């Protein structure tokens, strides 16, 4: 001297991710509350996720009439394992009580998924809006191999983000 590795820094992908104040549309001819009727029965069906217990809660009609949770868009911020899921722990909420499940905050794990969109089935959700999952399809980055053009495109297979591109980069061996 070169190569190559940990590592460090800066970066690409695009309907890119993620939060989001005001403001909005659903929730809802709903919950509650007044007035008629009307039944008397502290009963029985119902009904508060679900299972037992237990408390509450009649019924019709009319007027009035919200809110939480969650969602579209969107001033702005924050960023490219951006972020999302799964296990786990330890609160919160679901009328009381155990059990059980739904929701919801945080923390650790481990390495499931490169990104987007669309479909079918599952699930959360009042809900057709959204979201999440597997599995398919279609695009699209990126790399490697192949094969063809000839200045860096095309085509096919296949791989992951612990990847990919650039700048620095040790020590052994050479």
């Nucleotide at each position: 001297a070169g190569c190559u590795c940990a590592a460090a820094u800066a970066g690409a992908g695009g309907c890119g991710c993620a939060a989001g104040g005001a403001c909005u549309a659903u929730g809802a001819a709903u919950u509650c509350a007044g007035u008629a009727u009307u039944a008397u029965a502290u009963a029985a069906a119902u009904g508060g996720g679900u299972g037992c217990a237990g408390c509450c809660a009649g019924a019709u009609a009319u007027u009035g009439a919200a809110g939480g949770a969650g969602g579209a868009g969107g001033a702005u911020u924050g960023c490219c394992g951006a972020a999302g899921g799964a296990g786990u722990c330890a609160g919160g909420u679901u009328c009381u009580g155990c059990a059980u499940g739904g929701u919801u905050u945080g923390g650790c794990u481990a390495a499931c998924u490169g990104g987007u969109g669309g479909g079918c089935u599952a699930g959360a959700g009042a809900a057709u809006a959204u979201c999440u999952a597997u599995c398919u399809c279609a695009c699209u980055g990126u790399c490697a191999c192949a094969a063809g053009a000839c200045a860096u495109c095309u085509u096919g297979u296949g791989g992951a983000g612990a990847g990919c591109u650039a700048u620095u980069g040790a020590a052994a061996a050479u």

Lysine riboswitch aptamer from Intestinibaculum porci, 174 nucleotides, folded computationally. Its Rfam family is "Lysine riboswitch aptamer". Rfam links the family to the GO term lysine biosynthetic process.